[in-house]
Context: one part of a larger RNA
RNA sequence: CGUUGGAAGAUUGAGGGGACACUUCCCUAGUACGAGAGGACCGGGAAUGUGGAAAUCCCUGGUGUACCGGUUGUCACACAAUGGCAUCGCCGGGUAGCUAUAUUUCCAGUCGAUAAACACUGAAAGCAUCUCAAGUGUGAAGCGCACCUCAAGAUUAAUCUUCCCCAUGGAGCCCCCCCGAAGAUGACGGGUUUGAUAGGCUACAGGUGUAAGUACAGUAAUGUAUUCAGCCGAGUAGUACUAACAGGGCCAUCUCCCAUCU
Repeated sequence: CGUUGGAAGAUUGAGGGGACACUUCCCUAGUACGAGAGGACCGGGAAUGUGGAAAUCCCUGGUGUACCGGUUGUCACACAAUGGCAUCGCCGGGUAGCUAUAUUUCCAGUCGAUAAACACUGAAAGCAUCUCAAGUGUGAAGCGCACCUCAAGAUUAAUCUUCCCCAUGGAGCCCCCCCGAAGAUGACGGGUUUGAUAGGCUACAGGUGUAAGUACAGUAAUGUAUUCAGCCGAGUAGUACUAACAGGGCCAUCUCCCAUCU
């Protein structure tokens, strides 16, 4: 831009893409078969198997550079406390998120048309013949349907529901603004006071591991008590304290005439 008024929401599925993998074991059965050695078809079941796909973070781990603690050197600091720098200085842990080696699920069943092949009936050719004769059937991990997914620019442009259209109006949308498990930017999704969208605060979860100060014991280093303390990023819930303020824009919709086409 189109889809022949403009929108919001919900659908159909023409068509496209993906996936549909393999193996082992058990029963049937040590049966059929075979002198024996050996050893099935058909049918039923199992796998914690191999490989592949998707989803997820409860578990096991990884990461986790604005979380907690320990510790070395040096500087600041009267001491202490605390902080800067040294790969996050090094080290021990670790929330959320992300993640695989972790967890869960699936790779199923049926049907249809067939290939090779095997057949039925059957003439040309009194026989025979599965038939580049008419007619009929069985038959594959392959094909189609089925399964997952995209999908009306499917120009054959589909369908359903609701809303709005005579101007100081208007359904709806956008900018700006607060944000996001969305993201390079656009886009997408949520919110915008009729509000829990983000921050703050409160409580909890969770992490670290017992703060500072003071008291006591010890010559002291240090230890004990106060203290399962103190501190705490992303988590959960609540709460309008702060900021979503103020403002700007788009938008279908009237009548007449002419031309062209049908």

The part of an RNA shown here (large-subunit ribosomal RNA, domain VI) has 262 nucleotides and comes from a Patescibacteria group bacterium.
The prediction has a mean pLDDT of 83.
It was read from a public genome assembly.
Taxonomically the source falls in Bacteria candidate phyla (Bacteria).